This is a predicted structure of a 559-nucleotide part of an RNA (large-subunit ribosomal RNA, domain V) from a metagenome. The RNAcentral record of the full RNA draws on SILVA. It matches the Rfam family "Bacterial large subunit ribosomal RNA". The prediction has a mean pLDDT of 81.

[in-house]
Context: one part of a larger RNA
This record gives sequence, C1' cells and structure tokens, in this order.
RNA sequence: CCUUCCGGAGGACGCGAAGACCCUAUGCAGCUUUACUGUAUUCUGAUAUUGUUAUUCGUGAUAUAUAGUGUAGAAUACAAGGGAGUGUAACAUCCGUGAAAUACCUUGAUAUAUUGAAUGGAAUAACUUAUUUUUUCUAAAAAGACAGUAUCAGAUGGUCAGUUUUACUGGGGCGGUAGCCUCUAAGAAAGUAUCAGAGGCCUUCAAAGGUAUACUUACAUUGGUCAGAAACCAAUAGAUAAUUGUAUCUAUCAAAAUGUAAUGAUAAAAGUAUGCUUUACUGAAAGAUUGAUAGAUCGAUCAGUUACGCAAGUAGGAUAUAGUGAUCCGAUGAUUCAGAAUGGAAUGAUCAUCGCUCAAGAAAUAAAAGUUACGCUAGGGAUAACAGGUUUAUCGUCUGCAAGAGUUCAUAUUGUCCAGACGGUUUGACACCUCGAUGUCGACUCUUCUCAUCCUCCAGGUGUAGUAGCUUGGAAGGGUUCAGCUGUUCGCUGAGUAAAGAGGAACGUGAGUUGGGUUUAAUACGACGUGAGUCAGUAUAGAUUCUAUCCUCGGAAGG
Repeated sequence: CCUUCCGGAGGACGCGAAGACCCUAUGCAGCUUUACUGUAUUCUGAUAUUGUUAUUCGUGAUAUAUAGUGUAGAAUACAAGGGAGUGUAACAUCCGUGAAAUACCUUGAUAUAUUGAAUGGAAUAACUUAUUUUUUCUAAAAAGACAGUAUCAGAUGGUCAGUUUUACUGGGGCGGUAGCCUCUAAGAAAGUAUCAGAGGCCUUCAAAGGUAUACUUACAUUGGUCAGAAACCAAUAGAUAAUUGUAUCUAUCAAAAUGUAAUGAUAAAAGUAUGCUUUACUGAAAGAUUGAUAGAUCGAUCAGUUACGCAAGUAGGAUAUAGUGAUCCGAUGAUUCAGAAUGGAAUGAUCAUCGCUCAAGAAAUAAAAGUUACGCUAGGGAUAACAGGUUUAUCGUCUGCAAGAGUUCAUAUUGUCCAGACGGUUUGACACCUCGAUGUCGACUCUUCUCAUCCUCCAGGUGUAGUAGCUUGGAAGGGUUCAGCUGUUCGCUGAGUAAAGAGGAACGUGAGUUGGGUUUAAUACGACGUGAGUCAGUAUAGAUUCUAUCCUCGGAAGG
C1' cells in the first nucleotide's frame, strides 16, 4: 500500500414524509357573534271552521248651524271656478292695498255644536247545537263558540343554513396609505419609481364676474401743532421744454398684491379704485393638445340676443394649474315624439335638472364581522423564524494626533475631542442557496483550531531600592477547579488554584445521548375579548424513528 472481516458514526446539505412554523390563494372546513341575508321554533293579530240571547260602552254616512285676525289694505281675505249688476237704499264693479280682492251663485277642504241611517266593533254575563276532553263503543260528565286546525300578516329568532370579512407593504401583523392639485427627486423636449423629501384640496365669490375710465404698491430716509420708538400729512432720482406755478419722457422690476397650497405669470398691469351692469348667455364649431380607452383641455369663427364703451372693440365667469364620481335605477319640469283594433291613459322616448366620503375615489352586491394551538389542501425559498452568505450602523480590538491629569514634566502610567484601520464572537440591515424539510436552546461526551496570552517561559521601560506590582514586546509547548441557586447560556454566592483566558469549528457535536426550556393536541390562573378564542404572561402532564451502500475513522487477519 492492497484485500477481507469486526466495529464507530464525521460527511454524502444522509434515508423517511410534495414543511405541520411563516406567507400566498378573490382555496376549503370547524366554531363564534350586537357581520350580512335567510330560517325552524315561539308569541300576537285578522279571516274561515263559528251559532243563539241580553246589558253597557263606543264608531259615525247624511242633514242643519257656526267659525277662519302675520303685514299692507275701509277690514277678521279658508280654497277654487263663474260673475257685471240692482225698483230705491245699501253692497259690488271701478279706484286702492296686497302674494292673493271682495256683491251674488256654485263646488270643495278643515274645525266646532246638534242630529242620528246603516253596518260592524269592545267589554261583561249567559245558552247549546258546531267543536274539544275523560272513562271503553253506547251512555254520562266537563268545557264551549273559547280552544284546536288551516291560510295570511307582524314581531322574535346563531336554533339552523349560506356567505362575506380589500389591497399596497423591504415577510406578515400593528401603524400608515388608496382620488385630485403644486414643487423637488426628474440629470435644460415630453414622460419617469420608492412606506423618498415638502405642502395643499373635496371650495369660495351676485362680486372677488363683465365693461369703460383712472391710479400705482412695500420698506426706508427727511420734515411737520398736540404726537412720544410707533397713529396722520408731505417730500425723495434723472433728462428735455418751459420758467414763481408746470408739462412730457425715462429710470426706480416688485423687495407688494392677486379669497386659498406651491410653482409659474402679471406695470398696456392679471394689482387698487369708481360708474354702469349680468357674456357666470342660447344654438353650433374649423382646427389643435393630451390620453391604451373612457375621458380631459384649448379654440378662431358663424347665427341669435345682450352688457359696457364716443368709437375701435371687449365679454361664452374668476391670473393659470386642485375644489371631484362612469353606468344602471329612480325623481322633478318641459316637449309639434311613440301610444299593442280605435280614442284616451298607463308606460316609454327626447331635452333640462336632481339623488352616491359608490373616499378601497375606472365605482364586484340594494345588503356582510371575527376565530382556529382541532385544523385541511394547493403552492412558495417569488416571503419570515434557525443556520450559512453580503454589509459592518452597532459591537470588539488597534493605530494617528496630543488638550489635560500625573507636586514640576504630554507620552512610567493615564489619554477628552477629532481622524484612520482591522476583526467578523453581539444586536441589526438585506432576503442570495435551502419550505417534494439544512431538526431548534441548554447539559453530557469527544475532538480540533486561532491568538487579540489567564498561568507557566524569555525580554524592554518604570513615578523599578528589595518584596510585590504597572505597562509593553516575544511566545499557543503544556495547563486552565469543585460545589449551591436557576431549564438556563450568562450571572450571583461559597471554597479553593500557578491560573480558574477570550473565541471559531452549521451560536462544533440529537443517522452520538438527554429532553429541563422553547414550540402541537388536555387542563387551570391572571389579563384582554360580547363570544369563539388570544397573550416573547404563568402553571402541570405530554412519542426523540433509521438493520450503514459510498467516502472517512479505529482494530484484527492475510498478501
């Protein structure tokens, strides 16, 4: 070194079981309830089966009579329609007031009083023939128009049933968000994501709209009775013409204002003020911009009718960009439309308008919450928990500089702030292999490695007299305890040692052990929840499979 045998289990992300944890599915099931919609049951009422008598109470068609007070107006106007008279008078018409006008006639509504037809109602007391009950058919007794039954209606109703219970998300849950507008990111066309950074909106205005005309703001400085730091008034630079007085032009660029956020815009002002007003119009619209579509935006111009202006002209809301909701269904008004033989009507059509925090805002239904540790299925390493990986904020170690402490003296020792490295033992971040499975804390057992060395060994410095130390350099050969408490790692305590080092190896090691903890099903407490149930709250009990094929390791025999 090879072969065979006997053993051990480190690896083959070993075998076993399409992961039970976690997430996803417009998957399933069990359970709960003040989720939604139904529903058994129960209760109540009406009608039928259901007939007779009496008393009391009550309903009230019709008829008659009466009544009606905002303000203004002769004045106490119920509402609507007709209505111009009468012999005189009065009243009315007229006038006037008012939203509406009256005499007279007709009709209607409301309220009050009287009348009282007709039917039926309520309560009570009885009857017996329907009906019911008891014993056993008859018979008798008891109850009795109740009960029972049927139909209809209302209430109740997790008793039962069917379902719903959104998405985004640096895993999910909790929180936040979901539509529209402005800016940045956005890298000089447009567009452009993030749980990126900042803010607004779900309107307002009858003037804050239209038009004509006029004007120029803020701050500052200077001067001025009361008047002061601060109330009000005036002035501010230049040029030309003119010459006590003034006119024209230019500059002063917005430091203000524009209902509201931000951005852009604005002096021919879109800013401020005054007069008159309603174009905040009707019917259209060439042509463009934008958008996957739906849709959104701009719009000259034509016809009609207006406002303002001497006129030219301007005006189809507002300085621009937010202030919003499809379709169905329903409602109101209008219309020379249709109208199931015909005439109408119902109903529909067209035009105008109205009803949605349908805000999860392109809106699944008119109508919807939870729980599962009793759970199931399909999947996912598209996505979490362990381990690995990347990173190194955090953590640990070191270095540079040297403010200071060290009686004096930065550097024996100590070393603020600042700066720079290294390590990959902590807590994290990311989600890259693994969810057709990589078994998870601690203990036991056994092994190996690193050095940033706890002891032992050798040296430098010392604020090293010696002893004992402090600090630094070299050094990994060997060593590095036993007990009590706790599931503990850790930690505290006791004893003791030369010392009781720090770490890595899938937080080494469950096809090596254990199973105390965590993390199924049972049960209980506290708390939360209406409840089913839940809780990095607690407590008790709770199955640890594998006959070794290959590599590897130990031993034996043979060659």